[in-house]
RNA sequence: GACUUGAAUGAUUACGCCAGCUGCCCUUGAGUUUGAUCCUGGCUCAGAUUGAACGCUGGCGGCAUGCCUUACACAUGCAAGUCGAACGGCAGCACGGGGGGUAACCCCUGGUGGCGAGUGGCGAACGGGUGAGUAACAUAUCGGAACGUGCCCUGUAGCGGGGGAUAACCUCUCGAAAGAGAGGCUAAUACCGCAUACGCUCUACGGAGGAAAGCGGAGGACCGCAAGGCUUCGCACUAUAGGAGCGGCCGAUAUCGGAUUAGCUAGUUGGCGGGGUAAAAGCCCACCAAGGCGACGAUCCGUAGCUGGUCUGAGAGGACGACUAGCCACACUGGAACUGAGACACGGUCCAGACUCCUACGGGAGGCAGCAGUGGGGAAUUUUGGACAAUGGGCGCAAGCCUGAUCCAGCCAUGCCGCGUGAGUGAAGAAGGCCUUCGGGUUGUAAAGCUCUUUCGGCGGGGACGAAACGGUCCGUGCUAAUACCACGGACUAAUGACGGUACCCGCAGAAGAAGCACCGGCUAACUACGUGCCAGCAGCCGCGGUAAUACGUAGGGUGCAGGCGUUAAUCGGAAUUACUGGGCGUAAAGCGUGCGUAGGCGGUUUGUUAAGACAGGUGUGAAAUCCCCGGGCUUAACCUGGGAACUGCGCUUGUUACUGGCAGACUUGAGUGUGGCAGAGGGGGGUGGAAUUCCAGGUGUAGCAGUGAAAUGCGUAGAUAUCUGGAGGAACACCGAUGGCGAAGGCAGCCCCCUGGGCUAACACUGACGCUGAUGCACGAAAGCGUGGGGAGCAAACAGGAUUAGAUACCCUGGUAGUCCACGCCCUAAACUAUGUCAACUGGUUGUCGGGGAAGAAAUUCCUUGGUAACGAAGCUAACGCGUGAAGUUGACCGCCUGGGGAGUACGGCCGCAAGGUUAAAACUCAAAGGAAUUGACGGGGACCCGCACAAGCGGUGGAUUAUGUGGAUUAAUUCGAUGCAACGCGAAAAACCUUACCUACCCUUGACAUGUACGGAACCCUCCAGAGAUGGAGGGGUGCCCGAAAGGGAGCCGUAACACAGGUGCUGCAUGGCUGUCGUCAGCUCGUGUCGUGAGAUGUUGGGUUAAGUCCCGCAACGAGCGCAACCCUUGCCAUUAGUUGCUACAUUCAGUUGGGCACUCUAAUGGGACUGCCGGUGACAAACCGGAGGAAGGUGGGGAUGACGUCAAGUCCUCAUGGCCCUUAUGGGUAGGGCUUCACACGUAAUACAAUGGCCGGUACAGAGGGCUGCCAACCCGCGAGGGGGCGCAAAUCCCAGAAAGCCGGUCGUAGUCCGGAUUGCAGUCUGCAACUCGACUGCAUGAAGCCGGAGUCGCUAGUAAUCGCGGAUCAGCACGCCGCGGUGAAUACGUUCCCGGGUCUUGUACACACCGCCCGUCACACCAUGGGAGUGGGUUUCACCAGAAGUAGUUAGCCUAACCGCAAGGAGGGCGACUACCACGGUGAGAUUCAUGACUGGGGUGAAGUCGUAACAAGGUAGCCGUAAGGGCAGCUU
Repeated sequence: GACUUGAAUGAUUACGCCAGCUGCCCUUGAGUUUGAUCCUGGCUCAGAUUGAACGCUGGCGGCAUGCCUUACACAUGCAAGUCGAACGGCAGCACGGGGGGUAACCCCUGGUGGCGAGUGGCGAACGGGUGAGUAACAUAUCGGAACGUGCCCUGUAGCGGGGGAUAACCUCUCGAAAGAGAGGCUAAUACCGCAUACGCUCUACGGAGGAAAGCGGAGGACCGCAAGGCUUCGCACUAUAGGAGCGGCCGAUAUCGGAUUAGCUAGUUGGCGGGGUAAAAGCCCACCAAGGCGACGAUCCGUAGCUGGUCUGAGAGGACGACUAGCCACACUGGAACUGAGACACGGUCCAGACUCCUACGGGAGGCAGCAGUGGGGAAUUUUGGACAAUGGGCGCAAGCCUGAUCCAGCCAUGCCGCGUGAGUGAAGAAGGCCUUCGGGUUGUAAAGCUCUUUCGGCGGGGACGAAACGGUCCGUGCUAAUACCACGGACUAAUGACGGUACCCGCAGAAGAAGCACCGGCUAACUACGUGCCAGCAGCCGCGGUAAUACGUAGGGUGCAGGCGUUAAUCGGAAUUACUGGGCGUAAAGCGUGCGUAGGCGGUUUGUUAAGACAGGUGUGAAAUCCCCGGGCUUAACCUGGGAACUGCGCUUGUUACUGGCAGACUUGAGUGUGGCAGAGGGGGGUGGAAUUCCAGGUGUAGCAGUGAAAUGCGUAGAUAUCUGGAGGAACACCGAUGGCGAAGGCAGCCCCCUGGGCUAACACUGACGCUGAUGCACGAAAGCGUGGGGAGCAAACAGGAUUAGAUACCCUGGUAGUCCACGCCCUAAACUAUGUCAACUGGUUGUCGGGGAAGAAAUUCCUUGGUAACGAAGCUAACGCGUGAAGUUGACCGCCUGGGGAGUACGGCCGCAAGGUUAAAACUCAAAGGAAUUGACGGGGACCCGCACAAGCGGUGGAUUAUGUGGAUUAAUUCGAUGCAACGCGAAAAACCUUACCUACCCUUGACAUGUACGGAACCCUCCAGAGAUGGAGGGGUGCCCGAAAGGGAGCCGUAACACAGGUGCUGCAUGGCUGUCGUCAGCUCGUGUCGUGAGAUGUUGGGUUAAGUCCCGCAACGAGCGCAACCCUUGCCAUUAGUUGCUACAUUCAGUUGGGCACUCUAAUGGGACUGCCGGUGACAAACCGGAGGAAGGUGGGGAUGACGUCAAGUCCUCAUGGCCCUUAUGGGUAGGGCUUCACACGUAAUACAAUGGCCGGUACAGAGGGCUGCCAACCCGCGAGGGGGCGCAAAUCCCAGAAAGCCGGUCGUAGUCCGGAUUGCAGUCUGCAACUCGACUGCAUGAAGCCGGAGUCGCUAGUAAUCGCGGAUCAGCACGCCGCGGUGAAUACGUUCCCGGGUCUUGUACACACCGCCCGUCACACCAUGGGAGUGGGUUUCACCAGAAGUAGUUAGCCUAACCGCAAGGAGGGCGACUACCACGGUGAGAUUCAUGACUGGGGUGAAGUCGUAACAAGGUAGCCGUAAGGGCAGCUU
C1' cells in the first nucleotide's frame, strides 16, 4: 500500500525486526615501594556466585531449596505386600439356613460375603537413602564377541496317565521367652516317576536323553444314573525358535597431586592340557618356557565416588559435582554362601567382632546411609502432618489391597521472582531538631491541612481447573457353532479431590495494619557539629586517634540498596600474577662453569609411491534435563511447557594429495674426507740458560743497619749493613709484551728436542644429508682444602713480639709455621662474568689490529677477499642504561632456568666425598614491600674553580683580678613570665624603693576598676571629722550648672541604686593563626612563558670559553624572551654653581664683645642643579666583554657610609606590644589595698667597666669639636659650701638663651719601678639631692680605709682606613638612679706574601644503600618477652609389608560311622539323598621382624617479631684499610688476614 473485517485475525508485497551466513562490535580498571619518575613485582579493592552461617530489622504472595559436621548412637510409629479365579480349611466379622426356647437368648450349620494363621505362586534384586570405600575397566565416549534373560511380544508344538508325602489341624512333651521336639490325619498350580516329544541337548553318527498343572466363564447338539464328559473362550503351564527391553564380559581413548616414591612383578608373562562359568580369559590347577610393566612415570604414598552439568570468565581456561538425571559402590564392622530369571541381597539367612536391650542367668533379640523424630557433634539445616484424588510401582481376571515412591500441606527471608507500605494538591517555607559568618541555611512539599484511591491485609458472600479412564447401558466389528465370554471402536451415563472452602471473583469499612540496614578520608556515591585526646577505639589496602578528628563515639544531614541490609567464610574474575590463546631470563627473579654425547625434538634439493597426520563430503552416535532461539500456560515475572538450534566430541565411510610423516630412488649447496700452505704462551714429557733473592765459606772494612706518619721490636764490636771472590739450593721467567695470540671453559709466557689436539687458508677431487640441539649420562674444571711421599729460596694464613688506639683478637712494622713447588690420588666450588646457552639465516656503514689469499705498482704503498679481535655508530630494540653483522635487531630449531621479600640455598630425606663439604631441596612463621634504571637535591675524612677579617700578615682584646650586669643552678611564702648553639645570656626591660608588677602573704569587693543597653533617683563636685595598715565604712557641711523651650517639660553629660544580658583574665595553646622580627645573607642566586629534547620525573634556557663585587657583561650554543633578586633610582658625605641671607658669616668701618652700621664675596645654612660615564690615551685580550697602566679631575672604575634583604629554610621567636580561633576561670585564674618579692647566694657561664702603670699617675697652666636636648623644662650672672649641692633669678618654646668646663692634646713641675703618689674594691663616719617614703633596696659628695691585681693556661673574639685603637660629648628612658644602649665628633695606626690548611658560602663534576637528607643510613653478638620450627634418650597411636601360628560359618572334594517316603528289584538289596567325620580355601585373632606417618619429650640449635637496653662501627662517600665472590685458619661481635 491493496483485499477483507466491527475488532481480533488471516493472506500478499515492500520496508523493518529476529535467526543463519559474512563483516563489524563485545575483551575496562584503581590504591599501595619514591622527594618525584619510569619499570619490574607482590599485596589489596571494585564484579558475579553460594545447600551457607552470624548481627540488626521484618507486611504479603508465588516457585524452589533445606545435616556440607559423627558412614556417630538410636526410643516410638510407619516405609512390601498381594492372590480364595492354586490348596486344605474356618480363628474372628457379617448375612443366610436349621433346631430349641414365650421371649431374652442358646445350639448347630463353610451355605454365602469374605478371611486370621498355614501350604503354594508372584513380588520382595524395583522404588527410597548415603558417598564410607574406590585413582580403577569405577566413570565418560566410541567400539567388540564368547553370553544369560522371569514378567512382555511374535511363531511352532503340546498340556496324557499315575504315585508318595507334608504344613495347617488334633494329642502330648521341653522352655521364662524366643522357640523346639514326638505321635497321628489331610490338600494342591507343592514334590516324584511313567508316556509322548518335529523342533532342543549329547553323540563314537549306530543312536541316546529330556516336559507339563491346572483354574475360571459359557454352552447347542451328542454321551453319561450321577458327578460330569464334550466343545469353546480366557488365564495359567511345558518344550522350542525369534524379538524387545534389561543384564554380564572384553578393548581403545580420557580422567587429581607427589620423583625428598625408580625400579616393580612367581600365578607373575606366555604356551600345551585339564577344570570351571551363563559366557572369553591364569578365573583355577598340573607341566613347560622366562617372561611382563616402567622416565610417554611402573611401584608406593596422599587425596577423591564418576558424568550430563553448576559457578565464573570476552574466550581459552579455572574451581566445583548440593538439588535434578544416568552409572557405580555401600547398608553396624569383617567373612560367607543359600534361594532365585536376577542378589552374594538396606527393612533375608549363617558365622565372627563391637555395641545396645530382654532374661527366671540356662539363653535370647536388634541394626533409620527409608519417612518423620530423639540424643550427640556443630556456626548451621524443617513436621513423630494429610492422602493414595493424580502420576507410577507390586499382586490380582477384576473389584480392589499395599505403596513415608509420589502428590500435597506445615516450618525457615535460605535463594529467585512479583506486590504493597498510598496518590494529588499544599509556603505561613509552621513548630521541633541541627548548623550558623547571627544575616540566615537545612530537614522541606517533607509534615499539618484539603481532595481522592483501596492493591495487600481484615470481615462477609460465591467458588474452581486438576477427573476421565476403569465401571454401567446400548450399538458395531472381530473371535466362536454361538446372541455367551473376551477384545477393539462409537454413543449415552453413575461414581471418585488429600490439597481445600485453597486459587479466583464479588461486596463492606478505612490512609486506615505494614521500613529497615549499611556507609559518608582516598580507592568509592555521600559533610557538618559535639564528645574523646596515641586513651577509648577504627581498619579491606593505604592508614586514622598525642585538644579544633569530614577516618573513633553520638547527633543532624546526605549516599546506596530495600523486605531486606551488612559482616564472615568460600569459588572464579580482575591476575598477561604459570602467559595454549598470552610472559620472561645483560643490570629487576631467571643461561647449567665448560664440552662430548644417548633417548627425544627438529631437519637441505628432487622424483615416484603410500595415505598415518591433515583437509573435504556423507553417515552413526553424542540420553533426557540444563544453556541459547522462536512460541505457548499461570494477571506479570520467577517457574512450567512445545519446537528448533546446539552439544565445538568419538566412530564408520568416500574422496583430495599441496604440506608433514613412511617406503624406494636420485642430487650437492649443509656436513665430512683427501691435497698444498700458514700462524699460535693449545696440551703432555725430557733437557737446558741467565738475572735476582736467600744461605754458606773466605777477603776488605767499621759502627751502625733495618724499619716507619713517627717509632719500637729485630740484626750488629762474638764485626752486621756495605763491598769483592767462590759455592749451595729452590722458585719464577725482566726487556720483547700489545683492548697481540691459542684453547670448549678453567686457563696458557725463558730457550731447545720428542709426542700430540684443534683452527685458518687456496684450488680441485671424493662421500652424498652422514645434520642441529641435547633430559639422564660421561669427561674436563682457578684458587683454597684433604691423603701418601718428596722438596722448601722467596712469600706467607695461624702464631709471637713491637707500635697505634678508649680498646685494636685489625690496618703499619719485625719475625714466622702450614701452604705455595713436584709425583700420584681426591675435592668440584668462584663476581667459574661478556653477570649475555648452542646452532643457522637475514639486515646501512666507518676506523684500528692479528692470521691467510688475490690484484695493481719498479718500489713505497693501495685496492679486493676471508677468518678472528677491538672502538664508534644507521635502522631497529630496550624501563632506562645501553646493544647495534661478534646484536640485547628480524626470524627458525633445541636445551636450561624464573614466578614478591625474608625464613633459606637452610632443615629433613636421598646421592657423592677420607674429611671439609657438595648436590638435589621444602614448610611453618613473618612483612607490604624487597628490587632495577634514571631524575632533582643533600652529603663525602671525592675532584676542579671562586669568594668572605675564613686562614695567613698585623693591631687591640677576652680567658687570670675586682666590680657592674644578664643567665644557669641552688634557695625561698614569692624569688612573676618569656628568650637557650651560631641566630638566648648589659636580651623583651629606652630605667623593679611605692607605682610599674604580671609573683607571695594578709585584708576586702562581686554587673564588678573598664564598655553598651533598661528602669528609677540625683547635677557634677568640694570640704571637715571618726574607725582602720589601707582599701573601705560611717557622720556632717557647702553646692546646683550646659542646650532647646514662653512655660510645662525634653535632651546631652556625670553620679548613685536595682536586675539581667554581659564585663574582665599578663590564664593555656607561637605546634591553630595574623602581624612583626631573627637567621642563612646583601650570599648571587630563585623562577616563568613559548619552543626543543626525554615514555616520564625532568632537562635545556641557568651549562661551556672568558670576565665581574654580582646569573655583571661578552662570545659560543635549541634555544628565544621575560620576571623576582644584582646594579641603578632614595638619604647622607666629599667638589662646584645658582638662588636666598636671620638668630648665621663678615673682607670695610666700629666695639671689651658680630656689639653696631654696611654687605652676602667667603664660611655656613637649605633648596635646585652640575659633576664620573671605563668617556679619553696606551697595552693585554678573540677586532668582544673586560682587565692593567696613564692623563685630566674635588672625586676613578660600585668614590665612602646608610636605607633597601629574591624564591625559600629553621613547625626559629613572640597569644606578656597589638590583633585573633579554640579551650579554661566567673563571690574568682576577675577587681581593690597594705607589706614583701623580682635586689637571696657554697657555685658555674656570658657581656662589659676599671686596672695592673712611666707612651703613665698626680698638680698647675692652656687650645680646638660635632651632634643633640630644653616650659611640671634648660637654667646664666652673682652669693654660700672643700664638695655633692643650696640660694638666686636674667634669658630662652631656641642657627638668638641655657645645658656647656669638651677630653685625649700642648707647656711646665713632681713621682723613679715600688703592690708604689699604680690600682681603686671593701668598710667606717659625716653629708647632699630626688621622692609620701631611700631599712630590706637609690644616686652622688667629703674624710678615713686601701682588697685582688705586676699583662693573664688550654682556648677564643673584633678589625683592612678616617678603619682598629684611644679620648671625651650628647640623647632616649627618667621624680631620682647608666660601667648598658643609641648617636656625635677629636687624635689616629699596623698589615694583607698568598689561598696549602681551619670555618662558612657559590658554580661545575663524580660516588651514594642518604631524602626527617651524614646530627643520615645501617651490621652483628649479648640481655629480655613472645611465636613457629629442626635435632633429641625416648614414649604413645595409625597405616602397611613379610614370616609363622590359628582356623568359625560356608563351599568343594573324600568318606570305612549313622539315617533314609516316591525310582529299580519278588526279595536280599541297589541307585540316589541326608547327618557326621576328615581335607583344601578362608574372616576374626595371636607372635615376631621391618617400612612409613602422626602426636608428644628433659634438654638443645638456629630463625622470626618486638617506641626509646648493652658492646662496638662492618657496609653505603676513596665510608675513612675500595668493596665483593669461592676456600682456609684463628678471633666477644660486627668482622679481620692469607
The RNA shown here (small-subunit ribosomal RNA) has 1538 nucleotides and comes from an uncultured Pseudomonadota bacterium. Rfam family: Bacterial small subunit ribosomal RNA.